[in-house]
Context: one part of a larger RNA
RNA sequence: CUCUCGCUAAGGAACUCGGCAAUCUAGCCCCGUACGUUCGCAAGAAGGGGUGCCUUUGGUAGCAAUAUCAAAGGUCGCAGUGAAAUGGCUGUCGGGACUGUUUAGCAAAAACACAUGUCCCUGCUAAACUCAAAAAGAGGAUGUAUAGGGACUGAGACCUGCCCAGUGCCGGAAGGUUAAGAGGAGAGGUUAUCUGUCGCAAGACAGAGAAGCUUCGAUCCAAAGCCCCGGUAAACGGCGGCCGUAACUAUAACGGUCCUAAGGUAGCGAAAUUCCUAGUCGGGUAAGUUCCGACCCGCACGAAAGGUAUAACUACGGCAGCGCUGUCUCAGCGAGGGUCCCG
Numbered sequence: 001c002u003c004u005c006g007c008u009a010a011g012g013a014a015c016u017c018g019g020c021a022a023u024c025u026a027g028c029c030c031c032g033u034a035c036g037u038u039c040g041c042a043a044g045a046a047g048g049g050g051u052g053c054c055u056u057u058g059g060u061a062g063c064a065a066u067a068u069c070a071a072a073g074g075u076c077g078c079a080g081u082g083a084a085a086u087g088g089c090u091g092u093c094g095g096g097a098c099u100g101u102u103u104a105g106c107a108a109a110a111a112c113a114c115a116u117g118u119c120c121c122u123g124c125u126a127a128a129c130u131c132a133a134a135a136a137g138a139g140g141a142u143g144u145a146u147a148g149g150g151a152c153u154g155a156g157a158c159c160u161g162c163c164c165a166g167u168g169c170c171g172g173a174a175g176g177u178u179a180a181g182a183g184g185a186g187a188g189g190u191u192a193u194c195u196g197u198c199g200c201a202a203g204a205c206a207g208a209g210a211a212g213c214u215u216c217g218a219u220c221c222a223a224a225g226c227c228c229c230g231g232u233a234a235a236c237g238g239c240g241g242c243c244g245u246a247a248c249u250a251u252a253a254c255g256g257u258c259c260u261a262a263g264g265u266a267g268c269g270a271a272a273u274u275c276c277u278a279g280u281c282g283g284g285u286a287a288g289u290u291c292c293g294a295c296c297c298g299c300a301c302g303a304a305a306g307g308u309a310u311a312a313c314u315a316c317g318g319c320a321g322c323g324c325u326g327u328c329u330c331a332g333c334g335a336g337g338g339u340c341c342c343g
Stems, first nucleotide, its partner, number of pairs: 001338008010329002014327001019324001027051005036041001038155001052075010076080001088322007095314002100112002117152006129139003157308003161239003166236002168232005175227003181221001186216005193208006240258005267301001268298001279295005
């Protein structure tokens, strides 16, 4: 010097991102116990007192040995849960209802799950769906809509507004569009033959052109889909702008106008969301970018990607207080390891 411990005057969080760490507290008995509340809790709330040993008396259980309780008197120590083991407490706010689950090896959480709610699919020889797949087969299920699958939400309480124009889904089938297919109007190619020109002839070239073969092929017929017509938001999603106006000022219940499918309702709001921002006011402090209560100008909350409040719970996060302390002012002393040398 370092590690692991023990003690410490006065102060007592001044330390620090933060009381991190370490103290304090602690068992049992008695008394006593607030707000809140879903009446279960909260609660070991908080806060007090007692605690050894001896003697006597009485009680309880037992046939008894014995076990155990109470009262009275006495007695020792600094100290009686005499060592060890063995809750510090309180207030307030945020999140998640809760017990659970998770990143085996940096994250335990507000993440996941959850009971609850809603929507969609599924009528069963063979459900929907999943594995597999040109299948057999299996799960679903030896189940049958109070069942099974999928999605979102996330106890309970009070609630869950408006928009179906777009996208999706469901339903509809009159009309428009439309494939393969069917059908074969018609068109092209080829040329037996005929005609013309040239040639003495053999033949050459040009034109027309049946049948056959072949290439193309219109009208008309023709499904779903799409267009179209409706429905549907606890489907994906969306939920305005400008101007003016009241007898101080300010503000605007009110009016005008433009646009939209409809213009954000209740509730909440500088919030786990607020940029400006350390907003403004109040509280707490001597002093508070955090915290709590309000306000509302919501850059950019908002109703099952749920909204709001909430008892209980929490190794969750923020703030405050009491107690307590070497966290600190500020360091000191002590114990045992290591650090050094030899083997």
The prediction has a mean pLDDT of 87.
Large-subunit ribosomal RNA, domain IV from a Candidatus Omnitrophota bacterium, 343 nucleotides, folded computationally.
The full RNA is in RNAcentral, with records from ENA.
Taxonomically the source falls in Candidatus Omnitrophota (Bacteria, Pseudomonadati).